The part of an RNA shown here (small-subunit ribosomal RNA, central domain) has 350 nucleotides and comes from a Pseudomonadota bacterium.

Context: one part of a larger RNA
RNA sequence: UUGGGCGUAAAGCGCGUGUAGGCGGCAUGGCUCGUCGGGUGUGAAAGCCCUCGGCUUAACCGAGGAAGUGCGCCCGAAACUACCAUGCUUGAGUACCGGAGAGGAUGGCAGAAUUCCCGGUGUAGAGGUGAAAUUCGUAGAUAUCGGGAGGAAUACCAGUGGCGAAGGCGGCCAUCUGGACGGUCACUGACGCUGAGACGCGAAAGCGUGGGGAGCAAACAGGAUUAGAUACCCUGGUAGUCCACGCUGUAAACGAUGGGCGCUAGGUGUCGCGGAUGUUGACCCCCGCGGCGCCGUCGCUAACGCAUUAAGCGCCCCGCCUGGGGAGUACGGCCGCAAGGCUAAAACUC
Numbered sequence: 001u002u003g004g005g006c007g008u009a010a011a012g013c014g015c016g017u018g019u020a021g022g023c024g025g026c027a028u029g030g031c032u033c034g035u036c037g038g039g040u041g042u043g044a045a046a047g048c049c050c051u052c053g054g055c056u057u058a059a060c061c062g063a064g065g066a067a068g069u070g071c072g073c074c075c076g077a078a079a080c081u082a083c084c085a086u087g088c089u090u091g092a093g094u095a096c097c098g099g100a101g102a103g104g105a106u107g108g109c110a111g112a113a114u115u116c117c118c119g120g121u122g123u124a125g126a127g128g129u130g131a132a133a134u135u136c137g138u139a140g141a142u143a144u145c146g147g148g149a150g151g152a153a154u155a156c157c158a159g160u161g162g163c164g165a166a167g168g169c170g171g172c173c174a175u176c177u178g179g180a181c182g183g184u185c186a187c188u189g190a191c192g193c194u195g196a197g198a199c200g201c202g203a204a205a206g207c208g209u210g211g212g213g214a215g216c217a218a219a220c221a222g223g224a225u226u227a228g229a230u231a232c233c234c235u236g237g238u239a240g241u242c243c244a245c246g247c248u249g250u251a252a253a254c255g256a257u258g259g260g261c262g263c264u265a266g267g268u269g270u271c272g273c274g275g276a277u278g279u280u281g282a283c284c285c286c287c288g289c290g291g292c293g294c295c296g297u298c299g300c301u302a303a304c305g306c307a308u309u310a311a312g313c314g315c316c317c318c319g320c321c322u323g324g325g326g327a328g329u330a331c332g333g334c335c336g337c338a339a340g341g342c343u344a345a346a347a348c349u350c
Stems, first nucleotide, its partner, number of pairs: 004321003007304002012318001014201004021194003025088006034080001035077008049065006091191001092188003095184004103177007110154001115149007125136002162169002206247006215241002220236004258317006266295007275286001299306002323350003332343004
């Protein structure tokens, strides 16, 4: 490279926006780039193939023919592709009217609890464990009542509930703001899909500067346990956890399943919105669209299982894999303050 693959065997980039590129709806007319047909020139000789011939045959050699799937030129065809022109509305988008939501950012507010401080009541224990001890307490602890400070997180509601591209998002209110969905079917008229590079976002931990620090808690100290115990258990406890700005760019970043479109039995639950009908309303029933689950037929799968949310049947585009170890390492390059990240081998070995 061909072929085959990527849920669990090696393999889907953590996620998005989007450049180049690749691919692209329906109709009419044109053009003839690709495409197709015919002709012509060329496609050296030798070789391969066919016929005939020469060495006694054969190998070998000689002669003639055919072929040479290609390329150039000429003539022609116009279905498809490209291109040009015109048009269409189903793809895509816009507008208007709606309701839902922990979607994002900023500011403010609230109550419960823990801790600490002050005061009251009160007295000998409290705490902790399998049992203990370290620890706290007669300088008055624990318990309880009142007052105050401060930080962090928002019980119940809460739900295989909702929202977001992913990471993720949960008290209440306000301001700013993104997206999805339903209805109307008014407008634009292919404006689309994917996406190498690129750019942006990206849990936790970690890093820089400045703040903050209640609880928790790597490291660390002590007490236990134990043969030992650099652990599990206990008492303490610093970074950190929180905020602002900047960096890092990783993860079992998982559905271990890239994105888009079309097609292929059903059943059931749930969320949201809209419509119709009955109703004062709550609510109930039916239908449609969108989202999220469960079960299951065909089909697929090595099996497990997947099954209109496909891992089924197809098309388009991107990424990735190619035995185990060495190794996601070395070297080089790029990025980073560092930690390190990205790219990424070979010898050797089984």

The prediction has a mean pLDDT of 85.